[in-house]
């Protein structure tokens, strides 16, 4: 101190969540001590049982029992005396403290300050008088009755410090009235007078305690008053003792506390009243602070003491362990009738995630009684139980490397890790066993000696008491011995691998993980954090400045009220004067002790305890400043506002009035159409439209001026012209003197639409119908058309009512236009003041941007905002006819919703540009027939892959067996190959021959060199195998596309907070990011263009197999020969072509010319070459390769089969359909391959395919070799002398084998097809088209395919509007898996929470009424009693019961109404782009829905 999560990234906004601290906790797992605290937060639920208040005999009457001694004795025992004194009783004091609990209470309850001149106070102290005399009773005891009991009556007799009467008496009380001094007032003190009235008690050990009065103090209370203290306004009005007087009763005391009369008043938006929650407060825990949470120990104050009431007694209670009375439980009963209160302390049940012992003591603190001893004392001290927490201690320390075994990993003959860890050898001994010692806490009281005062206090001395305790602590033996675990390990976050599983199983606090290579699930090894505890939950605080005093916002993110005027409040100009509330400063006083903070000290240290100090920001007085705000008082003139003169406007109201266009009606002309559309209908028209003329009527809006403009507070205002009304603005400074500003509540206005009445109604025009459109079409489009629009009263009060920017004042560079004054004669023109505009500076913002009209910088006052959704709903309550408005939630649910800007991708946006894209042609392809491949069918199998473009004559450049991997049958298990290593052999192999289909199995036979070392060989034996099994989405290498498209990128500068921009962009230009100018960019790099190769000219050089012009020979011919380099040509090597030159244009790249030259002209042609990526493209069957699987099979061997299958579609061809042709015959020219198990010349045979012979040639030498062409006859438009499928026969090669299933000949057959729908391909020149000929593979061949050769040889391009792919800028965007995108609503299924409902059902409260215990307080004769007074009666109040009727609150509920949530459900496509009808705001009306239409409105 911050971190993680919205995004392709960014940078804000803004929520969720995490790291810390605590805790009276609770659970899990796991545990060695001690110490110091703490323990029912839940049911103020209900209690068995036993303790928790006695006590005094020195107030009192008595006294049971015991004991002792003495006397009598019947020896049982009775009597007296002394002691002892139990239990109960009268009386005192005590029992109102101490102890619990937190129900009730929002309150003078509590806290902090005052006050009582309005008060009391038992024991306590001080003082000062005083205590004389007398009486009658009770309880107890005793006898006797009720009653089960509790209990209670009646007689008889008694004592007091218990009760009464008499006296005495003051500074008491009340009465009269007088002086003095104080006091804010009521009044209070003092001082003297008179009259009245009211006191006491004794005890004794004689020393003293007790008593009564009054005085003062001290404690301890009451009661008043300032100010502090919780939530809701969806609680706005409440109150009759109510608020005040008077006057009387009441109280310790004031006071409507109570009463009678009078008065009508008090409280409340500074929030009464009601409602819900809470005992406050020191403190605590959190936070830097300010605060927010809190109120458990502990300590002050209140409340209560089953529930509710009520009084007695007392000093003092309306009393936890007192009393009556109701109720409600519970217990006893003999059924009449009693008892009872654990919120004391232990316990118990019961509730609960959950909280202890029915312990010891009065030893010591404190209490009570008591002279005292002592007695009680669950108060308090102790112990027990509990890791509840805080704190301390230990579980061992040092050496030890062969880095041991194991365990785990891995690139495995070996490394790393566990790990100096361990063994092991030394060492120590807290702890722990065992044993002995052994506290302090204790001073006192009191007993008994002393001494000083001077007769009972005080000091010294010594005895006497310890629950905790045989503990604490010490000492000494042993002997590492008795002692480590929990969570975590993806990022926040410290810590990493393996196996297992496979969106399963499961984790998770957030973001998230897990679909076969998981550091996120399980378990392992390791590794981190803590550590006798670790995690997990739940809860406060903190981070959260995320309620913002301290310290937030509001243009677009969630936030300015639609505007205005205004009440209350809040804020206020100048200058004097006074005051001293506010403010500051000094001083007192109080802020209770603990706590907290520093320091000292005590336990062996802490924790914990003490003793001081500081804090205790705070309230009260008091005394003093006065600057500043308030208050008084007074003057002023600059906010303000009057006044006088101008002057400005679509500023309102009301009324007059014009013209144009639209429509309707008459009349006229005139005829066959209008009309409307993308295109059409519907509609209208021959009964005469549409058009075009008049003329007439009505209702609405006011072209042009018109604008970036006026004017108004907003809304809104537009034709001219009158009346009336209001504003603003200059100018003048003449009056007034602070009259100001902002406004919660209130009040007016207030677009469109909508209502209510009552006109009007041309045009438009929801709804409606009708025509299209469409799959559909409740729309868009078109024809009509009602409500409404218009207009008068009334109402609605809502709009993107917006500058999404509240209102008012001051300040803060500039440049520019406009509109209205002034200055001026003047829109020359500086200036001025007041508006409307547009660009910038500083500043300010998240950025867009704002910027004297602030979104700068400062003041005032309102107003709103806190994460999305649910929902501006619901419920309530207020306004309204009504429609709806206003105020305004919750449950549930997500981890984002969201602002601006980036970068791509997209767009049925734009602009530029390219490409056989399209357009102009030329020839195909869909129709036939068959070749092939695909599909999809079938099959034992029909192996496997390829699949829009980028899969289909493709892997396959050649399946009859092999090939093959597929299917059946049949064999084999170190195996079909191959190396190594061991022993041993001289075999096996061949050959012959059996079974068989064949693999293979049997049988016969022949069987090695060799330097003797060993080589060969096969067999056995062991290591190493083998997979065309799966995973192209685990790869590598290779490939296809985009796309031979021109791009894709970096360094360094700079701009930007940031992504990211700039460079690359613009103006040009190019086939090109290709050059060229301009530029905050300068440069390089990867493509681009050359370099490479063929080809086309020319020269050099070399001439064999090539070639032959010229010489010579020879032949039927012939480069056949000799020769010869001349030409072709071979292959080497140069030259050439660069926009170099010319002319236009142009800065310049460059472009333009049928331009010179040149064989070639602007990249001459053609190839090879394929940036940065894209498509989890395509291949695990070419090879490699990781993981998985297979192991007498998923491997490997044979045979026979399949892969050639055939209803069907597709695709690439191939041959045709003819006369540009077919068929015969003649006949001419090529390049580039290939060739010995090969090509074969030449003869021979055969119609032929071929065969049989034979020669040359490992090839510029021999061979394979052209067809279209040309020349000539023929065919004559027909299914033909096209066409050749198909089928029957006959051969011919190839091979072990041609049946499935081979290609070719030769006969003979002679199908479809007469140019092919929709659509849809190629090709821009030696190119389509058209002829053929080679080659690879290959025995052979399904080859019409591929790859290559040369031969003939065109046609068209106007052009970029379209369609198609691409490139650059650009703009939109809710999209980023990127439009194959994203998304909205209704139905339908599941879960869920919630609203309304006839009703039910409960709760708390209040209010009338009736009834009313207990007591107090009034009355009161009659009975008691001499009185006094009391019993009874009786009135007043009141707990509770009842009854009524209403409101509230909560549960429920038939049926309903939306909402949310839910991998893959209908149904459409509204919204995101011009989203295909821009979108959205109000409103209104219709529609399965999502929406659409109509009116105004925003630009978002």
């Nucleotide at each position: 101190a911050g971190a993680g999560u919205u995004u392709g990234a960014u940078c804000c906004u803004g929520g969720c969540u995490c790291a810390g601290g605590a805790u009276g906790a609770a659970c899990g797992c796991u545990a060695g001590c001690g110490g110091c605290a703490g323990g029912c937060c839940u049911a103020a639920c209900a209690c068995a049982u036993g303790c928790a208040a006695g006590u005094c005999g020195a107030a009192c009457g008595g006294g049971a029992u015991u004991c002792a001694u003495u006397a009598c004795u019947u020896c049982g025992g009775u009597a007296a005396u002394g002691a002892u004194g139990a239990g109960a009783g009268u009386g005192g004091c005590g029992c109102a403290c101490g102890g619990g609990u937190g129900c009730g209470u929002a309150a003078c309850g509590c806290g902090u300050a005052u006050g009582c001149a309005a008060c009391c106070u038992a024991c306590c102290c001080u003082u000062a008088a005083c205590a004389g005399g007398g009486g009658g009773a009770u309880a107890g005891c005793c006898c006797g009755g009720a009653g089960a009991a509790a209990u209670u009556c009646g007689g008889a007799u008694u004592a007091a410090u218990a009760c009464c009467c008499c006296a005495u008496g003051g500074u008491a009380u009340u009465a009269u009235a007088a002086a003095g001094u104080g006091g804010c007032a009521u009044c209070a003190c003092u001082u003297a007078a008179u009259a009245a009235u009211u006191a006491a008690a004794g005890a004794u050990u004689c020393a003293u305690c007790g008593g009564u009065u009054a005085a003062g103090g001290a404690u301890g209370g009451g009661c008043a008053u300032g100010c502090g203290u919780a939530u809701g306004a969806u609680u706005a009005g409440c109150u009759a003792g109510u608020u005040g007087g008077u006057g009387a009763g009441g109280u310790a005391a004031c006071g409507g506390c109570u009463c009678a009369c009078c008065a009508a008043g008090g409280c409340a938006a500074c929030g009464a009243u009601c409602a819900u929650u809470a005992g406050g407060g020191g403190u605590u825990c959190u936070g830097a602070g300010a605060g927010g949470a809190u109120u458990a120990u502990c300590c002050c104050c209140c409340a209560c003491a089953c529930u509710g009431g009520u009084a007695c007694u007392g000093a003092g209670a309306c009393a936890c362990g007192g009393a009556c009375c109701a109720g409600a439980c519970u217990c006893c009963u003999a059924c009449g009738g009693g008892a009872g209160g654990c919120a004391g302390c232990a316990g118990u049940g019961a509730g609960g995630a959950a909280u202890a012992u029915u312990g010891g003591u009065c030893a010591a603190u404190g209490g009570g009684c008591g002279a005292g001893a002592g007695c009680c004392u669950g108060a308090a001290c102790c112990a027990g139980c509990c890791a509840u927490g805080c704190c301390g201690c230990g579980u061992g320390c040092a050496g030890g490397a062969a880095g041991a075994c194991g365990g785990c990993c891995c690139u495995a003959u070996g490394g790393g890790u566990u790990g100096u860890a361990a063994a092991c050898u030394g060492c120590u001994u807290u702890u722990g066993u065992a044993u002995g010692g052994g506290a302090a806490u204790a001073a006192a009281c009191c007993a008994c000696c002393g001494a000083a005062c001077g007769u009972g206090u005080u000091c010294g001395g010594u005895g006497c008491u310890g629950a905790a305790g045989g503990u604490a602590c010490c000492a000494u033996a042993c002997g590492a011995a008795u002692a480590a675990g929990g969570a975590u390990c993806g990022g926040c976050u410290a810590a990493c691998u393996c196996c297992g599983u496979g969106c399963c199983a499961g984790c998770a606090g957030c973001c998230g993980c897990g679909g076969u290579a998981a550091u996120a699930c399980g378990g392992a090894g390791g590794a981190u954090c803590c550590a006798a505890g670790c995690g997990u939950u739940a809860u406060c605080c903190g981070g959260a400045u995320u309620c913002a005093u301290u310290g937030g916002g509001u243009u677009u993110a969630a936030a300015g009220g639609g505007u205005c005027c205004g009440u209350a409040g809040g804020c206020g100009g100048a200058u004097u004067u006074u005051u001293a509330a506010g403010u500051c400063a000094g001083u007192g006083g109080u802020g209770a002790a603990a706590g907290u903070u520093u320091u000292c000290g005590g336990c062996u240290u802490a924790a914990c305890c003490g003793g001081a100090a500081a804090a205790a920001u705070g309230c009260c007085a008091u005394u003093g400043a006065u600057a500043c705000u308030g208050g008084a008082a007074a003057u002023c003139u600059u906010g303000a506002g009057u006044g006088u003169g101008g002057u400005u406007g679509a500023a309102g109201u009301g009324g007059a009035u014009g013209g144009a266009a639209u429509g309707u009606g008459u009349c006229a002309u005139g005829u066959a159409g209008c009309g409307g559309u993308g295109a059409a209908a519907u509609g209208c028209a021959u009964a005469g439209a549409u058009a075009u003329g008049a003329c007439a009527c009505g209702g609405a809006a006011c072209a042009c001026c018109g604008a970036u403009u006026g004017c108004g507070a907003a809304g809104g205002c537009a034709g001219u012209u009158c009346a009336c009304u209001a504003a603003g603005u200059c100018a003048c400074a003449a009056c007034u003197g602070a009259c100001g500003c902002u406004g919660a509540g209130g009040g007016a206005c207030g677009a469109a639409a909508g209502c209510g009445u009552g006109g009007g109604g041309a045009g438009c025009g929801a709804a409606c119908a009708g025509g299209a459109u469409u799959a559909g079409a409740u729309a868009c489009c078109c024809u009509g058309g009602u409500a409404g629009u218009c207009c008068a009263c009334g109402c609605c009060g809502u709009a993107a009512a917006c500058g999404a920017u509240g209102a008012u004042c001051a300040c803060u560079c500039g440049c520019u236009g406009u509109u209205g004054g002034c200055g001026a004669u003047a829109u020359a023109c500086a200036g001025u003041c007041a508006g409307c505009g547009g660009c910038c500076a500083a500043g300010c913002g998240a950025a867009a941007g704002c910027g004297u009209u602030a979104a700068g910088u400062g003041a005032u006052c309102c107003a709103c905002c806190u994460g999305g959704g649910g929902a501006g709903u619901a419920c309530g309550c207020c306004c309204g006819c009504a429609a709806g408005g206003g105020u305004g939630a919750a449950a549930c649910u997500c981890a984002a919703a969201g602002g601006a800007a980036u970068u791509g991708a997209c767009g049925g946006g734009g602009g530029c540009c390219c490409g056989c894209a399209c357009a102009a042609g030329c020839g195909g392809u869909g129709g036939a027939g068959c070749a092939u491949g695909u599909g999809g069918u079938u099959u034992a199998a029909u192996u496997c892959g390829a699949u829009g473009a980028u899969a289909c004559g493709c892997g396959a450049g050649g399946a009859a067996c092999c090939u093959u991997a597929c299917c059946g049958g049949g064999g084999c298990u170190u195996a079909a190959a191959u190396g190594c290593a061991u022993a041993a052999u001289g075999a096996c192999a061949g050959a012959u021959u059996u079974g068989g289909a064949a693999a293979c199995a049997g049988a016969u036979u022949u069987u090695u060199c060799u330097u003797c070392g060993g080589a060969c060989a096969g067999g056995a034996u062991g290591c190493a195998a083998g997979g065309u099994g799966c995973u192209g989405c685990a790869u590598g290498g290779c490939u296809g596309u985009c796309g031979u498209c021109a791009g894709c990128u970096c360094g360094u500068g700079c701009u930007g907070u940031g992504a990211a921009g700039u460079g690359u962009c613009g103006g040009g230009u190019u086939a090109a990011g290709u050059c060229c100018c301009a530029u905050a960019a300068c440069g390089a790099g990867c493509g681009c263009a050359a370099c490479c190769c063929c080809u086309a000219u020319c020269c050099u050089u070399a001439g064999u197999u090539g070639c032959c012009a010229g010489c010579g020979a020879u032949u039927a011919a012939a480069g056949u020969c000799g020769g010869g380099g001349a030409c072709u040509c071979u292959a080497a090597g140069g030259a050439g072509a660069c926009u170099g030159c010319c002319g236009g244009u142009g800065u310049a790249a460059a472009c333009c010319g049928a331009g010179a030259g040149g064989a070639a002209g602007g990249u001459g042609g053609g190839g090879a070459c394929g940036a940065c990526g894209u498509c989890a493209a395509g291949u695990c069957a070419u090879c490699a390769c990781g993981g998985c699987c297979c192991u007498u099979a998923c491997g490997u061997c044979c045979c026979g089969g399949g892969c050639u299958a055939c209803a069907c579609a597709c695709g690439u061809g191939c041959u045709a359909c003819a006369a540009u042709g077919g068929u015969c015959a003649a006949u001419a020219c090529a390049g580039a391959g290939g060739g010995c198990a090969g090509c074969u010349a030449c003869c021979a045979a055969g119609u032929g395919a071929u065969u049989g012979g034979a020669u040359g040639c490992g090839a510029a030498u021999c061979u394979c070799u052209a067809a279209a062409g040309u020349u000539g006859a023929u065919c004559u438009a027909a299914g033909u002398u096209c066409g050749g499928a198909u089928c029957g026969g006959a051969g011919u090669c190839u091979g072990c084998a041609a049946c499935u299933c081979g290609a070719c000949u030769c006969c003979g057959u002679g199908a479809a097809g007469c140019c092919g729908g929709a659509a849809u391909c190629g090709c821009u020149a030696g190119u389509a088209a058209u002829c053929g000929c080679g080659u690879a593979u290959c025995a052979g061949c399904a080859a019409u395919g591929a790859c290559g050769c040369g031969g003939u040889g065109a046609a068209u391009a106007c052009g970029u509007u379209c369609c198609c792919g691409g490139g650059c800028c650009u703009u939109g965007u809710a999209c980023a898996c990127a439009c194959c995108g994203c998304c909205c609503g209704u139905c339908a299924a599941g879960c869920c929470a919630u609203g309304g409902a006839a009703g039910u059902u409960g709760g708390g409260g209040g209010u009338a009424c009736c009834u009313g215990a207990a007591g107090u307080c009034g009355g009161u004769a009659a009975c008691c009693g001499a009185a006094a007074g009391g019993a009874g009666c009786u009135g007043c109040c009141u707990a509770g019961g009842g009854u009524a009727a209403a409101a509230c609150c909560a549960a429920u509920a038939a049926c309903u109404g939306g909402g949310g949530c839910u991998a893959a459900g209908u149904c459409g496509u509204a919204a995101c782009a011009a989203g295909g009808u821009a979108g959205c705001c109000g409103u209104a009306c219709c529609g399965g829905a999502a929406g659409g239409u109509g009116u105004g409105g925003c630009u978002g």
A computed fold for a 1500-nucleotide RNA from a Cryomorphaceae bacterium, annotated as small-subunit ribosomal RNA. The RNAcentral record of the sequence draws on SILVA. The source organism's lineage runs through Bacteria, Bacteroidota, Flavobacteriia, Flavobacteriales and Cryomorphaceae.